Model confidence (mean pLDDT): 80 of 100. Transfer RNA from Leucobacter faecis, 75 nucleotides, folded computationally. The source organism's lineage runs through Bacteria, Actinomycetota, Micrococcales, Microbacteriaceae and Leucobacter. Its Rfam family is "tRNA". The family's RNA type in Rfam is transfer RNA.
């Protein structure tokens, strides 16, 4: 340098134009002598960043970063 993928809650990850969810994990409860397990609850992100379209963007468009992959160069 050229291309393609990813970036969303502490962790994995779903969400494909109509105000963002689950599963672990925290926390508190039932339950149990207790601990696990099991089960109810409850906390937690404006979606990597900036523009842009639109009534409405996490979602579609530019542009930037960050990862990761593959070619390409590498006297």
């Nucleotide at each position: 340098g050229c291309g393609c993928c990813u970036c969303u809650a502490g962790c994995u990850c779903a969400g494909c134009g109509g105000u963002a969810g689950a599963g672990c994990u925290g926390c508190g409860g039932a339950c149990u002598u207790u601990u696990a397990a099991u089960c109810c609850g409850u906390a937690g992100g404006c979606c990597c960043c900036g523009g842009g379209u639109u009534c409405g963007a996490a979602u579609c468009c530019c542009g930037g970063g960050a990862g990761g992959c593959g070619c390409a160069c590498c006297a």